RNA sequence: AGACCAUCCCGAGCGGUUGAGAGAUCUGGCUCAUUGACACCGCAGCAACCCUGGCCACUGCCUACGGCAGUGACAUUAGGGUGCUAAUGCCAGGCACGAUGGAGG
Numbered sequence: 001a002g003a004c005c006a007u008c009c010c011g012a013g014c015g016g017u018u019g020a021g022a023g024a025u026c027u028g029g030c031u032c033a034u035u036g037a038c039a040c041c042g043c044a045g046c047a048a049c050c051c052u053g054g055c056c057a058c059u060g061c062c063u064a065c066g067g068c069a070g071u072g073a074c075a076u077u078a079g080g081g082u083g084c085u086a087a088u089g090c091c092a093g094g095c096a097c098g099a100u101g102g103a104g105g
Base pairs, nucleotide, nucleotide: 004102005101006100007099008098013043014042015041016040017039021032022031023030026093027092028091029090044085045084046083048082049081050080051079052078053077054076056072057071058070059069060068061067062066089097
């Protein structure tokens, strides 16, 4: 990189730098943008997946009312790994393609 599984109509902004396009690609629209978009950095936030622990429940053990180990629940709580923070992946077309996470390699 390709393939597999899951998700993509909810949610979440301020500052600094830069200076012209951006919204993945193509087409047709539409929207954002020198009142500074996009991108990068810092902080903050959101919660899609994964990990660890706590709280809780059950079982077993022990120096026994306390502690240790295992299992379960995944609602809740804390932290971590990525991710994300205009508009339904902005809308439509291509049953095509893209993005994110996970597992394995």

The RNA shown here (SAM riboswitch aptamer (S box leader)) has 105 nucleotides and comes from Arthrobacter sp. 260. The coordinates come from a structure-prediction model, not an experiment, and the mean pLDDT is 79. The sequence was found by an Rfam model in a public genome assembly. Of the family's consensus pairs, 96% are formed in the model. The source organism's lineage runs through Bacteria, Actinomycetota, Actinomycetes, Micrococcales and Arthrobacter.